A computed fold for a 96-nucleotide RNA from uncultured Algoriphagus sp., annotated as SAM riboswitch aptamer (S box leader).
[in-house]
RNA sequence: CUUAUCGAGAAAGACUGAGGGAAGGGCCCUAUGACGUCUUAGCAACCUAAUUCAAAGGUGCUAACUCCCAUUCCGGAAUAUUAGGAAACAGAUGAG
Numbered sequence: 001c002u003u004a005u006c007g008a009g010a011a012a013g014a015c016u017g018a019g020g021g022a023a024g025g026g027c028c029c030u031a032u033g034a035c036g037u038c039u040u041a042g043c044a045a046c047c048u049a050a051u052u053c054a055a056a057g058g059u060g061c062u063a064a065c066u067c068c069c070a071u072u073c074c075g076g077a078a079u080a081u082u083a084g085g086a087a088a089c090a091g092a093u094g095a096g
Base pairs, nucleotide, nucleotide: 001096002095003094004093005092006091011040012039013038014037015036019029020028021027024069025068026067041062042061043060046058047057066090071087072086073085074084076082077081
């Protein structure tokens, strides 16, 4: 860079010790221990892999829809404002 997917699913322990959820705003998680590392377990089905099944192996994942908004369009109600929907941007993961 190309392409597919992103409303489902699945956590305990050890070490450490104050931040974390990408970035702005919001909201949230967190000394009843965050983030990180390791171990074990699990989820899933992108690759392996071929119609299906299956899950041994390679990745990935295991708070909240990619946590929500933030740009554009549509649009119910309302006259400040605010539901809802679609797309874009950005991002994550796989394969190439």
About this RNA
Model confidence (mean pLDDT): 80 of 100. Lineage of the source: Bacteria > Pseudomonadati > Bacteroidota > Cytophagia > Algoriphagus.